[in-house]
Predicted 3D model of a 473-nucleotide part of an RNA (small-subunit ribosomal RNA, 3' major domain) from an uncultured Alphaproteobacteria bacterium. Model confidence (mean pLDDT): 83 of 100. The RNAcentral record of the full RNA draws on Greengenes.

Context: one part of a larger RNA
RNA sequence: UGACGGGGGCCUGCACAAGCGGUGGAGCAUGUGGUUUAAUUCGAAGCAACGCGCAGAACCUUACCAGCGUUUGACAUCCUGAUGCGGAAGUGGAGACACUUCCUUCAGUUCGCUGGAUCAGUGACAGGUGCUGCAUGGCUGUCGUCAGCUCGUGUCGUGAGAUGUUGGGUUAAGUCCCGCAACGAGCGCAACCCUCAUCCUUAGUUGCCAUCAUUCAGUUGGGCACUCCAAGGAAACUGCCGGUGAUAAGCCGGAGGAAGGUGGGGAUGACGUCAAGUCCUCAUGGCCCUUACGCGCUGGGCUACACACGUGCUACAAUGGCAACUACAGUGGGCAGCAACCGUGCGAACGGUAGCUAAUCUCCAAAAGUUGUCUCAGUUCGGAUUGUUCUCUGCAACUCGAGAGCAUGAAGGCGGAAUCGCUAGUAAUCGCGGAUCAGCAUGCCGCGGUGAAUACGUUCCCAGGCCUGUACA
Numbered sequence: 001u002g003a004c005g006g007g008g009g010c011c012u013g014c015a016c017a018a019g020c021g022g023u024g025g026a027g028c029a030u031g032u033g034g035u036u037u038a039a040u041u042c043g044a045a046g047c048a049a050c051g052c053g054c055a056g057a058a059c060c061u062u063a064c065c066a067g068c069g070u071u072u073g074a075c076a077u078c079c080u081g082a083u084g085c086g087g088a089a090g091u092g093g094a095g096a097c098a099c100u101u102c103c104u105u106c107a108g109u110u111c112g113c114u115g116g117a118u119c120a121g122u123g124a125c126a127g128g129u130g131c132u133g134c135a136u137g138g139c140u141g142u143c144g145u146c147a148g149c150u151c152g153u154g155u156c157g158u159g160a161g162a163u164g165u166u167g168g169g170u171u172a173a174g175u176c177c178c179g180c181a182a183c184g185a186g187c188g189c190a191a192c193c194c195u196c197a198u199c200c201u202u203a204g205u206u207g208c209c210a211u212c213a214u215u216c217a218g219u220u221g222g223g224c225a226c227u228c229c230a231a232g233g234a235a236a237c238u239g240c241c242g243g244u245g246a247u248a249a250g251c252c253g254g255a256g257g258a259a260g261g262u263g264g265g266g267a268u269g270a271c272g273u274c275a276a277g278u279c280c281u282c283a284u285g286g287c288c289c290u291u292a293c294g295c296g297c298u299g300g301g302c303u304a305c306a307c308a309c310g311u312g313c314u315a316c317a318a319u320g321g322c323a324a325c326u327a328c329a330g331u332g333g334g335c336a337g338c339a340a341c342c343g344u345g346c347g348a349a350c351g352g353u354a355g356c357u358a359a360u361c362u363c364c365a366a367a368a369g370u371u372g373u374c375u376c377a378g379u380u381c382g383g384a385u386u387g388u389u390c391u392c393u394g395c396a397a398c399u400c401g402a403g404a405g406c407a408u409g410a411a412g413g414c415g416g417a418a419u420c421g422c423u424a425g426u427a428a429u430c431g432c433g434g435a436u437c438a439g440c441a442u443g444c445c446g447c448g449g450u451g452a453a454u455a456c457g458u459u460c461c462c463a464g465g466c467c468u469g470u471a472c473a
Base pairs, nucleotide, nucleotide: 001473002472003470004469007468008467009466010465011464012463013462015458016457019422020421021420022419023418026314027313028312029311030310031309032308033307034305035304042053043052064300065299066298067297068296069295070294073125077124078123079121080120081119082118083117086103087102088101089100090099091098092097106115107114108113127289128288130287131286132285136283137282138278139277140276141274143272148187149186150185151184152183153182154163155162156161167178168177169176193266194265195264196263198234199233200232201231202230204228207224208223209222212221213220237260240254241253242252243251244250316415320374321373322372323371324370325369332363333362334361337356338355341352342351343350344349381412386407387406388405389404390403391402392401428450429449430448431447432446433445434444
């Protein structure tokens, strides 16, 4: 100097405690292990792998398997030769592809050729999701948004090094103050950035409607006050008052204020750690394959199923189920699209047809509320499973899509040991939108509606920071 302790001191964190809701039991969805398989492609492995890469495997994707084909190649550059390129139809075939027939006959030109395109040949080469993430770049996770990590000069020490960075207070913070052989500085912290909360100014269409008229309707005239929209500004700084403290930094209380002591949220991740992850995003060294470990196609597989685990969804009901009536959002999306409205159908949906390249048209709420019914039961709970008839997308739903109707009506009575999330517009609960996408969402990323309980405290569990100690290096 580090590392270490079932040593000590100080401090922090949904770490414990106090609460609320779950997981672990059931059914299903999804990922993984295992097993199976011709193949069930590959990777990820405590936290930090397991609804992860995959923002969407019927073909394609696709890397795997079987079979059928192909060898300068599906793709690029160069060389030689030839020819317009191309389009349509037919035959064989599972298709890739092979063969045949018909149509058409490039542009420039100094008639030498040139340009670009296609075909054939030759080899240089192409190609490889083949191996090595322990050869690498780049990117990412994690400790951790934790408060740390260092340097210059000086001083001390033979030296490794120390000091500064320790100490007394304080803070979310190596934040600030005071002291001090240190004085300064850098990367971090904070601030500067975005957003939400208040107000003002400017601007009023596609937005809004207080007053006036008008209408089924902000529909029209009118208006831009209000809401809103989007550009600029104001506003919060411990600024003011009292207490406390060392007269400091600060802390406690109060006033005013839309907001008060970092106002809420986001972006932002120091030096480094884990030979952490990724050669299958991409790039790349080395090694390997080159009539195959490359390329094309058809079909299958990634969807298997005695079992085990993770993450979720739906439930077990009366704070509920069902029926009828009836309100109120926000983020976003829309032309190979969103579709009002009308009609048909029990329904998924279908047939017409306005409007909208969108503050103009459209997708577009549910829980809540009111009334009725059910009366504690495996039920009017729960919906798995299965049968059957349909709808939609798409060349094509058998393996293997989603949805609807009718019938069927499984387990499940709140879950052992154990374990997870959350401190406020949060948890819980309710629906909505988007990416991917022909079709397919209980996943992911967002949005709003309703809206709690609890925190005495730091003894203990876990993780981390600072000081100190040491039979370790």